[in-house]
RNA sequence: AAAGUCGGUCAGGCAAUCGCUGGGCAUUUGAGGGUAACUUCGAUGCCGGGAGGAAAGUCCGGGCUCCAUUGGGCAGGAUGCCAGCUAACGGCUGGGUGCUAUAAGUCGCAAGACGCAAGUUGAGCGAUUAAGGCAACGGAAAGUGCAACAGAGAAUAGACCGCCGAUGGCCUUUUGGAGGCAACUUCAAGGGGAUCAGGUAAGGGUGAAACGGCGAGGUAAGAGCUCACCGCGUCCACGGUAACGGCGGACGGCACGGUAAACCCCAUCCGGAGCAAGACCAAAUAGGGAAGCUGAGGCGUGGCCCGCGCUGCUUCCGGGUAGGUUGCUUGAGCCUGUCGGUGACGGCAGGCCUAGAGGAAUGAUUGCCGAACCUCGCAAGAGGGGAACAGAACCCGGCUUAUCGGCCGGCUUUCCAA
Numbered sequence: 001a002a003a004g005u006c007g008g009u010c011a012g013g014c015a016a017u018c019g020c021u022g023g024g025c026a027u028u029u030g031a032g033g034g035u036a037a038c039u040u041c042g043a044u045g046c047c048g049g050g051a052g053g054a055a056a057g058u059c060c061g062g063g064c065u066c067c068a069u070u071g072g073g074c075a076g077g078a079u080g081c082c083a084g085c086u087a088a089c090g091g092c093u094g095g096g097u098g099c100u101a102u103a104a105g106u107c108g109c110a111a112g113a114c115g116c117a118a119g120u121u122g123a124g125c126g127a128u129u130a131a132g133g134c135a136a137c138g139g140a141a142a143g144u145g146c147a148a149c150a151g152a153g154a155a156u157a158g159a160c161c162g163c164c165g166a167u168g169g170c171c172u173u174u175u176g177g178a179g180g181c182a183a184c185u186u187c188a189a190g191g192g193g194a195u196c197a198g199g200u201a202a203g204g205g206u207g208a209a210a211c212g213g214c215g216a217g218g219u220a221a222g223a224g225c226u227c228a229c230c231g232c233g234u235c236c237a238c239g240g241u242a243a244c245g246g247c248g249g250a251c252g253g254c255a256c257g258g259u260a261a262a263c264c265c266c267a268u269c270c271g272g273a274g275c276a277a278g279a280c281c282a283a284a285u286a287g288g289g290a291a292g293c294u295g296a297g298g299c300g301u302g303g304c305c306c307g308c309g310c311u312g313c314u315u316c317c318g319g320g321u322a323g324g325u326u327g328c329u330u331g332a333g334c335c336u337g338u339c340g341g342u343g344a345c346g347g348c349a350g351g352c353c354u355a356g357a358g359g360a361a362u363g364a365u366u367g368c369c370g371a372a373c374c375u376c377g378c379a380a381g382a383g384g385g386g387a388a389c390a391g392a393a394c395c396c397g398g399c400u401u402a403u404c405g406g407c408c409g410g411c412u413u414u415c416c417a418a
Base pairs, nucleotide, nucleotide: 001414002413003412004411005410006409007408008407009406010405012369013368014367015366016365017364018363020050021049023047024046025045026044027043028042030041031040032039033038052389056400057399059398060397061396062395063394064274065273066272067271076270077269078268079267080266081095082094083093084092085091096137097135098134099133100132105128106127107126108125109124112121113120114119138265139264143263144262145259146258160204161203162200163199164198167197168196169195170193171192172191173190174189175188176187177186178185179184212230213229215227216226217225231254232252233251234250235249236248238245239244278326279325280324281323288317289316290315291314292313293312297311298310299309300308301307333352334351335350336349337348338347339346340345373384374383375382376381
C1' cells in the first nucleotide's frame, strides 16, 4: 500500500427571537393562614438545568416495595461443553470440540489476441487459503416412541438388478455296469445349463441416513471370515485446573445407526405480584360504632302492657373514596489517572452531580455554515441538495430489533521499500 474481516466511537454545528417544564433567588395594591415574626398558593423578573445509543420490544437478570413463608417433598418452569467475571443472568471474557464461507493473491485449465515460429498475453472457469462466521454443544450403553417420499430393505436389516449355484433337486450329455428281442429303464462317475431351492451385503440402484475404509488371503460366489495398515471403542500412562488432546502401551474384529427444539433421565436454579408496588395526610355525601339528650318522643307489631324492629338531635371514634404529599432519582453512578489480570473485570487515588414530568415539558421560526447524495465538466471546479432510526415515566445490567453517514483502531493474507 492493496484486499478481507472484526470492533470502538460520533449522531449536523453556531447565533437570534418566541415559548414549555421543573429548581434557586428576588419582587408582589393578587388570594389564604397567623396577634406577630412569618408562611402557603399564584403572578412577574433574573440565573443556570432539560432525551437515547437504542429512551423501543418488554425477551432475560437484579435492586427496591408489599403479600406469603419452620423445614422438606411432589407438580411446573428455565438453563445445559469447560474455566472464569458479575449483585445476578439465558449476559460477558478466555479456552475446547464440531461445522463452515470467502477477498486480493497463488496454482491449474483456457476461448481469444499478437507472432513466420519459439513463445507472449489472456476474458472466463476451477482449485487452494487466513483472520473470521455459526452451534439448543449434558445423556441415544435406563426405558418408551418416531422416521414422509423413494427404496427389496429404515434397526435383533434387507435379495430388486447383479454374482454364485458349493450342497440338494431338475434338464441335457459322455463313459461304464445291470436289465430287456427292441424302444428304453436303472445305477455309478464326469462335463454342461443358470432352471428350482438355496447362498451372497463385494458391485449397481433408492434415500437425509443402508450396519467401518482399503489391500491381500480366502471362497462356489462372498463376507472382519482371517491378516496388515488406517479408522473406531475401552482401559492405563502422559499433558492440561477442566472441557479435551494427541506422541505412547494394552485390549476389543467392530458392536452400540439417527432423532432428546419427542416423551424421558441426570445436574443446577426458581415463592407471588409489581411504582397503577407501597407509605403518609385526608374532605363533602352516604353508611358503621360508642356515649349522651327528650314529652323519656314518633311509627310499626298488638285489644292493652312488657317486649321486639325502625326512627330524631348532639358529641366523639375509626375505615374507605375524591384530592394532596411521598416513593423520585446519589447510583452495582460518571470521568481521569494508576495498579493487578491474556481478557471480561477488580483494587486504589482524585474530580464531578448530569431530566424528574404526571394527559405528561425537552419545542418552533429565521439567518449563516454545512457531510452524504444528484447533475454538468477531461480536470480544476460549478450548480442543486440538505441530515438516519427514533423519543424518558421507579432505577440498573444485558440481549434483540431499527438506524443517514463520518472517524478511529485491532487481526489476517499478499505486495513494495529500507